[in-house]
Context: one part of a larger RNA
Molecule: large-subunit ribosomal RNA, domain I
Organism: Thauera sp. 28
RNA sequence: UGCAUGUGGUGGAUGCCUUGGCGAUCACAGGCGAUGAAGGACGUGUAAGCCUGCGAAAAGCGUGGGGGAGCUGGCAAUAGAGCUUUGAUCCCACGAUGUCCGAAUGGGGAAACCCACCCCGCAAGGGGUAUCCCAGACUGAAUACAUAGGUCUGAGGAGGCGAACGCGGCGAACUGAAACAUCUAAGUAGCCGCAGGAACAGAAAUCAACCGAGAUUCCGCAAGUAGUGGCGAGCGAACGCGGAGCAGCCUGCACGACUAAACCAUCAGCUUAGCAAAACGGUCUGGAAAGUCCGACGAUACAGGGUGAUAGUCCCGUAUGCGAAAAGCCGGUGGCGGGUCUGAGCGUGCGACAAGUAGGGCGGGACACGAGAAAUCCUGUCUGAAGAUGGGGGGACCAUCCUCCAAGGCUAAAUACUCGUGAUCGACCGAUAGUGAACCAGUACCGUGAGGGAAAGGCGAAAAGAACCCCGGGAGGGGAGUGAAAUAGAUCCUGAAACCGCAUGCAU
Numbered sequence: 001u002g003c004a005u006g007u008g009g010u011g012g013a014u015g016c017c018u019u020g021g022c023g024a025u026c027a028c029a030g031g032c033g034a035u036g037a038a039g040g041a042c043g044u045g046u047a048a049g050c051c052u053g054c055g056a057a058a059a060g061c062g063u064g065g066g067g068g069a070g071c072u073g074g075c076a077a078u079a080g081a082g083c084u085u086u087g088a089u090c091c092c093a094c095g096a097u098g099u100c101c102g103a104a105u106g107g108g109g110a111a112a113c114c115c116a117c118c119c120c121g122c123a124a125g126g127g128g129u130a131u132c133c134c135a136g137a138c139u140g141a142a143u144a145c146a147u148a149g150g151u152c153u154g155a156g157g158a159g160g161c162g163a164a165c166g167c168g169g170c171g172a173a174c175u176g177a178a179a180c181a182u183c184u185a186a187g188u189a190g191c192c193g194c195a196g197g198a199a200c201a202g203a204a205a206u207c208a209a210c211c212g213a214g215a216u217u218c219c220g221c222a223a224g225u226a227g228u229g230g231c232g233a234g235c236g237a238a239c240g241c242g243g244a245g246c247a248g249c250c251u252g253c254a255c256g257a258c259u260a261a262a263c264c265a266u267c268a269g270c271u272u273a274g275c276a277a278a279a280c281g282g283u284c285u286g287g288a289a290a291g292u293c294c295g296a297c298g299a300u301a302c303a304g305g306g307u308g309a310u311a312g313u314c315c316c317g318u319a320u321g322c323g324a325a326a327a328g329c330c331g332g333u334g335g336c337g338g339g340u341c342u343g344a345g346c347g348u349g350c351g352a353c354a355a356g357u358a359g360g361g362c363g364g365g366a367c368a369c370g371a372g373a374a375a376u377c378c379u380g381u382c383u384g385a386a387g388a389u390g391g392g393g394g395g396a397c398c399a400u401c402c403u404c405c406a407a408g409g410c411u412a413a414a415u416a417c418u419c420g421u422g423a424u425c426g427a428c429c430g431a432u433a434g435u436g437a438a439c440c441a442g443u444a445c446c447g448u449g450a451g452g453g454a455a456a457g458g459c460g461a462a463a464a465g466a467a468c469c470c471c472g473g474g475a476g477g478g479g480a481g482u483g484a485a486a487u488a489g490a491u492c493c494u495g496a497a498a499c500c501g502c503a504u505g506c507a508u
Stems, first nucleotide, its partner, number of pairs: 001507009015493001016458002020429002022426007029418002031161002039101003042055003046079002049075003061095006070083003106115003116129005131158003134154006165196001166194005176183001180230001206213002217244005227235002248410003252350005263335005269329004274322003280295003284291001296313002298302001304316003359383008369395001390405005445452002465492001468479004
């Protein structure tokens, strides 16, 4: 030095576990905000820090319910001081307080800071003062009346935030076409505006085909068909049929009769705390019984979890039954209300029944349809009818025939989505997986910034976390002790390999 065996170190694979994720189903909820949100800063505890809670009334205050023996949140103990059957801690509902920043709104500003004015008050302190829109009042030019403008008032409104879904406006490129320009990607991504719990659409100037149907939306077929297309790549209907779900309406004036919403009361149900809830003992092994053996019992409860190993009968629960002073939701009834409200009531009479519109020319866009034989729809520009004896459509156009009535408006359901709440489930993951994040993670750290973005779980049933002695400055170790186990000793379950020792044997 090599090989082998044994025994260690290092290391953290593997196994087992799960507080966290992922994906679903059902139900609820679908908004919050000038009564100051979302999100923060700074404070707040007997005691330093962080998390959680809360706000100078500061881990809390009041009231009403629930509950019933301990309690003063967590990391996280210890000491101290207290509270509590005169019912605390805790849970639910309603209320009070709620610093400063933030739409931030008195002015300013480098967010959490600086500087004001007015009113009330002895003071401490409290209140008000942004902008725009709307309404009302008062003023008031050129210019007489007026109008514009100005001023004031308003418990009138808006503003900002929020995951996806929706409608509208603007609108790419990579890519595909095996290059590329029409085309495609795609009206996608992105940006902007606005809204709702859904939105949009919607009661035929629709289809159909000489038979008829009868608003819209969504699904299955029709059908990758008819078409469209450098007839390339590709794009791609409708009629009709079957389903889900169905609902229809309104208009100006006058008169008449009757009532809906909202609100109040009451009742029922549901939600936001909860309550009751059956049935087991012994033996053996063991550190421990839920395991073994023996003998019982309950079950509208043998879902699940915990307990020192595997528990129907130990604990929490579960089946089942019950429960609300208060607040909310939904419905019934009664009152009030009076067409103010609402998209919209009914009857009668009178009236009205949509013009720079339909259509046309030019240029674009949308329609599955790229200008095509190109109808239909929208309109930037130039034009421009008829008026129910009328007008639109039936894919150029004309006739016949059929069908409908534009240029005003409203409308539930079936449909889309999930920031969130509750319940349940998984031939989903199990710490290099599953969220980036099981752990104080959008943290540490990086970047001027936009932004990027980790690693990191496991002693034990219970801390019983090793008193005391010895070596040592300590770290660490040796005894002793705890424990079933300490090669479970806090760098702590298991503890692979690479890598590094020690001992022994053999070879050189």